[in-house]
Overview
Small-subunit ribosomal RNA, central domain from an uncultured bacterium, 347 nucleotides, folded computationally.
Context: one part of a larger RNA
RNA sequence: CUGGGUUUAAAGGGUGCGUAGGCGGCGCGAUAAGUCAGUUGUGAAAUUCCCCGGCUUAACCGGCGGGACUGCGAUUGAUACUGUUGUGCUUGAAUCAGGUUGAGGUAGGCGGAAUGUGGCAUGUAGCGGUGAAAUGCUUAGAUAUGCCAUAGAACACCGAUUGCGAAGGCAGCUUGCUGGACCUUGAUUGACGCUGAGGCACGAAAGCGUGGGGAGCAAACAGGAUUAGAUACCCUGGUAGUCCACGCCCUAAACGAUGUUUACUUGCUGUCCCUGACUACUUGGGGGUGGCGUAGCGAAAGCGAUAAGUAAACCACCUGGGGAGUACGCCGGCAACGGUGAAACUC
Repeated sequence: CUGGGUUUAAAGGGUGCGUAGGCGGCGCGAUAAGUCAGUUGUGAAAUUCCCCGGCUUAACCGGCGGGACUGCGAUUGAUACUGUUGUGCUUGAAUCAGGUUGAGGUAGGCGGAAUGUGGCAUGUAGCGGUGAAAUGCUUAGAUAUGCCAUAGAACACCGAUUGCGAAGGCAGCUUGCUGGACCUUGAUUGACGCUGAGGCACGAAAGCGUGGGGAGCAAACAGGAUUAGAUACCCUGGUAGUCCACGCCCUAAACGAUGUUUACUUGCUGUCCCUGACUACUUGGGGGUGGCGUAGCGAAAGCGAUAAGUAAACCACCUGGGGAGUACGCCGGCAACGGUGAAACUC
C1' cells in the first nucleotide's frame, strides 16, 4: 500500500451552508487526451530465468544463444467506456401558479392562576418543619381568613409513541415581520446535480464582562438534626446564579450512542398533514411519525422500506489496556478553559 471496520466491542465530525477536490441522467455528432491493438526505436553490460557447453561434480565460468527488463519515445489504426467539445431531450434538480399545516424564528402588546411582599380588617396562641425533632417565625399580634396594592418569574387543564426545526431547541393569548416543509394540476428552465478537506455561520446548561432586575428556587456559606464521625443525604435560612439587554465562551450521554445523498427489496397495524375516487360503505395517491414482523443481516441483543438488508458516490473517524485527552509547541479566549495532540515507561 492492498485488505478490515465504525448502534452496544476502538471508531460518525454537535449541526448546517459552502470553496477546492472527488463523483455524476438520456440521445446524436466531432475529437482521440485517457484506454486498446499493430509496427518501430530504446530499455548498456553484469545480475535473474530457460537451453547448451567447460573445469572429475558443485560453487564458478563460457555462448555473434533464447527469454525477461512488465518502462519510455515515435508512428499507424480502433472508438465501446471515461474525458473534451458541439447540439438536443426530460425522468434528476430548480422556478412559477393555487392551496394547506405546525410549541419554526424574531420584535411588540395583553391575560389569569399561584408565590412573595406591603397596607387595612377579622381573630388568638401558636405556626412551621420531620422518621422523630430542633434551629427558625410569633403577644411589638404570627399562622389562618377577607379586601386592596405591588414585584418578578413561569405558563395548570388542552397535551398525545402529537407537531415544527439542520442541530442546539421550541408550549398562555394576540399582532407585525419572517424561514421552511408538504399537496394538487399544469407550465417554465434544461443536468443547473450529490458529497464536501480547508473556510464561514449556528450551537443546551454552566461560566465570564458591562449595565439592569431579583418573586420563587438555589451551588457556596451559616445554623439545626442524623451519625462513631457526617465537610453529605433530612430541616430552617441564604449569596452568586437562574431573568433582561449587549458582548464573549463553544463544550455535553450535543444520543437514534446509528454521517449525508440516491436506487432497489414480502407484509400487517396505529397516528399527524395534504389530496383524489365513490357519494356513505370504504377505497386509492403523496409526505411525516410509531408498533410488530418476511427475506436478508447480525457475535448476540436486535435491525428489518424511517435498515443495522442489497448496492453506488463523497466526507469523517478507528487500529490492545494504562500513561492521556496528559506534556510540549502552536492557534483561539478577558479568564475559566477549548482545539490540535505525542513519547518514555508499563501490563
The prediction has a mean pLDDT of 88.